[in-house]
Context: one part of a larger RNA
C1' cells in the first nucleotide's frame, strides 16, 4: 500500500441510490406514560431518577441461657445472648467513573401492501409472492362424488351434506350496483336437422320363353339402394355472472365569463352505481395548489383532466403485526468536510 481493531479538534448526514457501516440506548428498581384502539392492546411507548462501599437502625429467621405449661418428652411455648437478615431507612464515606468489566432495547412520526404466527426459489430473489381463520358458488344420497389403477382393488373413510371433493376470495368493519347479447353450465321438449341399424321402390346384369327380325323378358341369382321409422347432439326456448366476461358516441342549453343540473339524436345485452383517484395503476408530468426545506423529479393533504381504478381476477377503510418498500425527525458517530495517529496481520526489502 490492503486487511481487522482502537482514538481523534471543529462541524454533525453536508457522504451516499439510500444513514450502507459504525456509533449511540442497554441490567434492574421506581416514577411516568400520547394518539389510535377490534378495549386485549399501542406500551419496556415517549420521558426521568436511583445504583458502589461502610456503620447504624428497622424487620424477620435460627435459637443459647431463661420462664411457662403438661400430654414428663431427645416434648411445646415465649424467648435475654450469639448469628444470619430481603425490601427498605438513617448516616457516613470513595472514585472521572459504582448494570465501574462482559453479557445487554437506539427512538418517535406520515404514508404503501400484506390482517395477523406461518411457508417459499437448498447454491444471486423472504417479498407486497403462497397459505391462512373467515366468505361464496358448485358438485356429492353412499358400492357417493372425486383419485390411483387394463382390472381386482385401494384412497376418500372404518366418513355420510354441521361430511367430502373442486374452484374463487382471503382477518375484521361498511359493502358488493348493471348486462344473459356471446361463451359456458343447468333445465326443457313442441318444431327442424341427424349416425349405425330397419325399410325395401326405382333402375341394372344374365337368361328360360316369345319373336321373321329388331327387340320384349317371368322366376331365381346378382347389383344398385328412393321414399319411410330412427337417439343424444345441434338449431331451438328458458334460466344462471362471489360461471368467462362486458359495463358508450355527437350536439346544444342558465341575465359577465366559465361550467351544465336539463334538452336532442345514434348505437348497445347493458353502458361504471357506491367508493376511491397522477394511485405498486397517470402516457403528457418534476400536473396544478396547499404543506414540510434556505433550496424537496421523493413524501404527504387536497383537486379530477381516471392515455389505461372499481367493487369475491373483490372495492374502500382498518387497530395490532412486518429482518417488507417510501418520506420525516430527536440521539448519535470518522459516512462526510479531511484526514491524522496507534496495535496486530500481511505486502516490500535481506538471510
Nucleotide at each position: 500500500c490492503u486487511c481487522u481493531g482502537g482514538u481523534u479538534a471543529a462541524g454533525g448526514a453536508a457522504c451516499u441510490c439510500g444513514g450502507c457501516a459504525a456509533a449511540a440506548u442497554a441490567g434492574c428498581a421506581c416514577c411516568g406514560u400520547a394518539a389510535c384502539u377490534u378495549c386485549g392492546g399501542g406500551a419496556g411507548a415517549a420521558g426521568g431518577u436511583g445504583u458502589g462501599c461502610c456503620u447504624g437502625c428497622a424487620u424477620g429467621g435460627u435459637g443459647u441461657a431463661a420462664u411457662a405449661a403438661u400430654u414428663u418428652a431427645c416434648u411445646u411455648a415465649u424467648g435475654a445472648a450469639g448469628c444470619c437478615u430481603a425490601c427498605g431507612c438513617a448516616g457516613g464515606u470513595u472514585g472521572c467513573a459504582g448494570u465501574g468489566a462482559a453479557a445487554u432495547g437506539g427512538g418517535g412520526g406520515g404514508a404503501g401492501c400484506g390482517a395477523c404466527u406461518g411457508u417459499u426459489u437448498a447454491c444471486u430473489a423472504a417479498a407486497a409472492a403462497c397459505a391462512u381463520a373467515g366468505g361464496a358458488c358448485u358438485c356429492u344420497g353412499c358400492g357417493a362424488a372425486g383419485u390411483c389403477g387394463a382390472a381386482a382393488g385401494a384412497c376418500g373413510a372404518u366418513g355420510u351434506a354441521u361430511a367430502g371433493g373442486g374452484u374463487c376470495u382471503g382477518a375484521c368493519g361498511c359493502c358488493u350496483g348493471c348486462c344473459c347479447g356471446g361463451u359456458g353450465c343447468c333445465g326443457g321438449a313442441a318444431g327442424g336437422u341427424u349416425a349405425a341399424g330397419g325399410g325395401g321402390a326405382c333402375u341394372u346384369g344374365u337368361c328360360a320363353g316369345c319373336g321373321c327380325a329388331a327387340g320384349c323378358g317371368a322366376a331365381g341369382c346378382a347389383a344398385u339402394g328412393a321414399a319411410c321409422c330412427g337417439a343424444a347432439g345441434c338449431c331451438c326456448c328458458g334460466g344462471u355472472a362471489a360461471a368467462c366476461g362486458g359495463c358508450g358516441g355527437c350536439c346544444g342549453u342558465a341575465a359577465c365569463u366559465a361550467u351544465a343540473a336539463c334538452g336532442g339524436u345514434c348505437c348497445u345485452a347493458a353502458g361504471g352505481u357506491a367508493g376511491c383517484g397522477a394511485a405498486a395503476u397517470u402516457c403528457c408530468u418534476u400536473g396544478u395548489c396547499g404543506g414540510g426545506u434556505a433550496a424537496g423529479u421523493u413524501c404527504c393533504g387536497a383537486c379530477c383532466u381516471g392515455c389505461a381504478c372499481g367493487a369475491a381476477u373483490g372495492g374502500c377503510g382498518u387497530a395490532a403485526c412486518g429482518a417488507u418498500u417510501u418520506c420525516c425527525c430527536c440521539a448519535c458517530u470518522g459516512u462526510c468536510u479531511c484526514a491524522a495517529c496507534c496495535a496486530g496481520a500481511g505486502g516490500c526489502u535481506c538471510a